[in-house]
């Protein structure tokens, strides 16, 4: 040099800096994401009330209340097993934890590009706070971070240029 990723670029007699780079502030472009109508899609369970059937009871419709919560960024989901803890005194079961194990939706890499095959790696983390389908107009936010540069050991240096 390169790779993942929206993760870039430009402007300012702006601030820090001797200047460049860099960082901060403000603005813009581009890119990415979220919220948000009609239409369409979706419309679970429990309790109560009204209405219907002759009634028991049930069903549908409407209203009210409650519950399992639910959603988003991202490839990062789902399932099984182990172990620990909780619900309980035991079993079963359920819930939660683990830089646990094995798979897996999905994602990335193998150096021009595309497809196929094969191989390798990842399959995390965080946020909103009971609220979110889609979605024109409109509104809001983000532009981080990380890896590699053959492997191992030892050493030096601390971005670059200039001045002193």
């Nucleotide at each position: 040099a390169g790779c993942c990723g929206a993760g870039u670029c430009c402007c300012g007699c702006g601030g820090c800096g001797u200047c460049c780079a860099g960082c901060c502030c403000g603005g813009g472009a581009a890119c990415c994401g979220g919220g948000g109508a009609c239409c369409c899609a979706u419309c679970g369970c429990c309790g109560g009330g009204c209405c219907g059937c002759c009634a028991c009871g049930c069903g549908c419709g409407c209203c009210c209340g409650g519950c399992c919560g639910g959603g988003g960024u991202g490839a990062a989901u789902u399932c099984g097993c182990g172990u620990c803890g909780g619900c309980a005194g035991c079993c079963a079961g359920c819930c939660g934890g683990c830089g646990g194990c094995g798979a897996u939706a999905g994602g990335g890499c193998g150096g021009c590009c595309u497809c196929c095959g094969c191989g390798c790696c990842c399959g995390a983390a965080c946020c909103c706070g009971u609220c979110a389908g889609c979605u024109a107009a409109c509104c809001c936010g983000g532009u981080a971070g990380g890896c590699g540069a053959u492997c191992g050991a030892g050493g030096a240096g601390a971005g670059g240029a200039g001045a002193c």
Model confidence (mean pLDDT): 77 of 100.
This is a predicted structure of a 164-nucleotide RNA (c-di-AMP riboswitch aptamer (ydaO/yuaA leader)) from Actinomadura macrotermitis.
NCBI's taxonomy places the organism under Bacteria, Bacillati, Actinomycetes, Thermomonosporaceae, Actinomadura.
Rfam family: c-di-AMP riboswitch aptamer (ydaO/yuaA leader). About the family: This family represents a conserved RNA structure found upstream of the ydaO and yuaA genes in Bacillus subtilis and related genes in other bacteria.
The model forms 96% of the base pairs in the Rfam consensus.